A computed fold for a 78-nucleotide RNA from a Nitrospirota bacterium, annotated as c-di-GMP-I-GGC riboswitch aptamer. The coordinates come from a structure-prediction model, not an experiment, and the mean pLDDT is 87.

[in-house]
RNA sequence: AACGACAAAGGCAAACUAUCCGAGAGGCUAGGGCGCAAAACUACCGGUCCUUUACAAAGGACAGCGGGGUUACCGAAC
Numbered sequence: 001a002a003c004g005a006c007a008a009a010g011g012c013a014a015a016c017u018a019u020c021c022g023a024g025a026g027g028c029u030a031g032g033g034c035g036c037a038a039a040a041c042u043a044c045c046g047g048u049c050c051u052u053u054a055c056a057a058a059g060g061a062c063a064g065c066g067g068g069g070u071u072a073c074c075g076a077a078c
Stems, first nucleotide, its partner, number of pairs: 003075002011036002016031003020027002034064001040070003044067003047062006
């Protein structure tokens, strides 16, 4: 570097519930725990969703949809 144990230490947190924010997708915090070895960060590419729009298109959301980029804990086997 690659790889990922019924390993150790630690970490994150789906649905759902409550509060608040947002027109909405959705987001914050707390509870919760389905799962996760990048479920850390990043809208660059594709995708999905919301809003406006006759269309073209524009603005926005999702990083726990796939890919790319950046960084990172541990160390059995290969």